[in-house]
Context: one part of a larger RNA
Molecule: large-subunit ribosomal RNA, domain IV
Organism: Pseudomonadota bacterium
RNA sequence: CCUUCGUUUAGGAACUAGGCAAAAAAGCGGCCGUAACUUAGGGAUAAGGCCUACCCGGUCAUACGGCCGGGUCGCAGCGAAAGACGUCAAGCGACUGUUUAUCAAAAACACAGGUCCCUGCGAAAGCGUAAGCUGAUGUAUAGGGGCUGAUGCCUGGCCAGUGUCCGAACGUUAAGGGGAGGGGUGCAAGCUCCGAACCGAAGCGCGGAUGAACGCCGGCCGUAACUAUAACGGUCCUAAGGUAGCGAAAUUCCUUGUCGGGUGAGUUCCGACCUGCACGAAUGGCAUAACGACUUGACGACUGUCUCAACGAAGGACUCG
Numbered sequence: 001c002c003u004u005c006g007u008u009u010a011g012g013a014a015c016u017a018g019g020c021a022a023a024a025a026a027g028c029g030g031c032c033g034u035a036a037c038u039u040a041g042g043g044a045u046a047a048g049g050c051c052u053a054c055c056c057g058g059u060c061a062u063a064c065g066g067c068c069g070g071g072u073c074g075c076a077g078c079g080a081a082a083g084a085c086g087u088c089a090a091g092c093g094a095c096u097g098u099u100u101a102u103c104a105a106a107a108a109c110a111c112a113g114g115u116c117c118c119u120g121c122g123a124a125a126g127c128g129u130a131a132g133c134u135g136a137u138g139u140a141u142a143g144g145g146g147c148u149g150a151u152g153c154c155u156g157g158c159c160a161g162u163g164u165c166c167g168a169a170c171g172u173u174a175a176g177g178g179g180a181g182g183g184g185u186g187c188a189a190g191c192u193c194c195g196a197a198c199c200g201a202a203g204c205g206c207g208g209a210u211g212a213a214c215g216c217c218g219g220c221c222g223u224a225a226c227u228a229u230a231a232c233g234g235u236c237c238u239a240a241g242g243u244a245g246c247g248a249a250a251u252u253c254c255u256u257g258u259c260g261g262g263u264g265a266g267u268u269c270c271g272a273c274c275u276g277c278a279c280g281a282a283u284g285g286c287a288u289a290a291c292g293a294c295u296u297g298a299c300g301a302c303u304g305u306c307u308c309a310a311c312g313a314a315g316g317a318c319u320c321g
Stems, first nucleotide, its partner, number of pairs: 001316008010307002014305001019302001029051004037042001039150001053072008073077001078083001085300007092292002097109002113148007125134003151287004156217003161214002163210005170205003176199002181194005218236005245279001246276001257273005
């Protein structure tokens, strides 16, 4: 010096990307006492406080137990071991679960619930060349597929494009049918070839429906008795011009936006504002109790994380064998 441990004056997160690591605390024992919020179940062991040994006496049915009173000892009585650190606020995901065997456990997947589409049974769907099998010894309260993802309040406009579905007409149209007309050859009968109308399916065109189908949801100019702003007006374009709610957000470039809070000091955090570069309604929107080895910020307690290092122990390292 390295690894693993132990102790430390004063300070106590000043360390650091970050309290990482360590420390401390209370111990699903008893008594008391417990807030916001809430889906009324929870939250909750919330938080917080006190007690715990031994001896004597009393009492309760002398019961190895409880309670009451008195006394004894120690620094310490759940005397060892084992056995929650807690609080506040925000984001995401409702939850318990699942996952990258061997760098990721999560906000990803799943989920109950919602909704759409298909399927009438030899079902749809899937496997197989087929026979056949699964679906299912099920039968639409069933089965398959897509999206969303508890619950609460909701889920706006656009069918022009794409997709899907419907449509006995019409247009286009393959093989095929049809043969006007024509070519070759032959004396001819014939054989052979080309071939115009016309008839001919799906599809496409055409008409309509459809968004919890793929998706999309504007620009410029002017206007109010300070200023500013524009409820209002004009105009261009569009299939229609983003509704409710939310908003510098896991989304905000400018940006450390501005204001407020917290700090002595805050690019993070919380509450607002709205100028949304580039939120937005089942590619769901916004809330949400409970839950989380999730993410972020703050506080208490606590500490060698640090100021700033010191000492000690064991095993290595080093020398010899």